[in-house]
Molecule: c-di-AMP riboswitch aptamer (ydaO/yuaA leader)
Organism: Acidobacteriota bacterium
RNA sequence: UCGAGUCGAACGCCUAAACCGCCCGCGCGCGGUGUGGGGGACCCAAGGGGCGCACUGUCGCGCCCCACCGGGGCGAGUCCGGCCGUCGUCCGGUAGGGAGAGUUCCACUCCCGAGCCCGUCAGCUAACCUCGCCGGCGUCUGGAGCUGUCAGU
Repeated sequence: UCGAGUCGAACGCCUAAACCGCCCGCGCGCGGUGUGGGGGACCCAAGGGGCGCACUGUCGCGCCCCACCGGGGCGAGUCCGGCCGUCGUCCGGUAGGGAGAGUUCCACUCCCGAGCCCGUCAGCUAACCUCGCCGGCGUCUGGAGCUGUCAGU
C1' cells in the first nucleotide's frame, strides 16, 4: 500500500415486525403508543353454462353438459413448458413483488418470484373477542417536475 475478516456506532434495505414506560422480583414479565393479522351480526352473497316453457315489473319450472378430488389462513411468491421420467432435483419463462438514499413519473440495470400455519372448521361483517411486532441484509444510474436544507449575493 492492497485485499479479506471480526467488533462497535451511525445511516440505509426486505418485512406488519418500531418506540416508550414499569419492577423486592429483569422474566417464556407487564403496560402504553403506533402498526399488522385472524375470528365475529343484520343486509348482501352463497356452483357454472346451454336450451325450452311460463311470466312480461319481479319471482319460477323442466332437461342436458361440466364441476362436486375436503376446506381455509399469512405472504409478492401464481401459472406454463422442458429434462429426469419412479421420486427428487434441475433448466427456461411468467402473473406478481423489491432495490438503485427527499418524493412522483419515465428510462435503464440488478434482484425475488419462497416458506410456513390451521385441522374437517371460518363468505362479507358493526359491536365485540383474539394474536404478532420476528428474522435476514449492505444498495447508491440518468432525465423531467415538485419539495426541503445550507451557503453566497